Description:
The prediction has a mean pLDDT of 81. Predicted 3D model of a 72-nucleotide RNA (transfer RNA) from a Bacteroidales bacterium. Rfam family: tRNA. Rfam links the family to the GO term triplet codon-amino acid adaptor activity. Taxonomically the source falls in Bacteroidales (Bacteria, Pseudomonadati, Bacteroidota, Bacteroidia).
RNA sequence: UGCGGGAUGGUGCAAUGGUAGUCACGUCUCCCCUUGGAGGAGAAGAUCGGGGUUCGAGUCCCUGUCCCGCAA
Numbered sequence: 001u002g003c004g005g006g007a008u009g010g011u012g013c014a015a016u017g018g019u020a021g022u023c024a025c026g027u028c029u030c031c032c033c034u035u036g037g038a039g040g041a042g043a044a045g046a047u048c049g050g051g052g053u054u055c056g057a058g059u060c061c062c063u064g065u066c067c068c069g070c071a072a
Base pairs, nucleotide, nucleotide: 001071002070003069004068005067006066007065010025011024012023013021018055027043028042029041030040031039048064049063050062051061052060
């Protein structure tokens, strides 16, 4: 430098252009419990930045940043 893949709550992952998730772990509050933590109930919290297409974008297009792999 070129090509391919990737970026979604704190972490790990889903998601056919149509409500971002009864998702897992974690965090917080309450209940239970002799305690602890387990268990039960509930809550908060996310689409890498910018622009475009569309009635509607995590998804499609352009561009930028970063990560991984391959080639030189």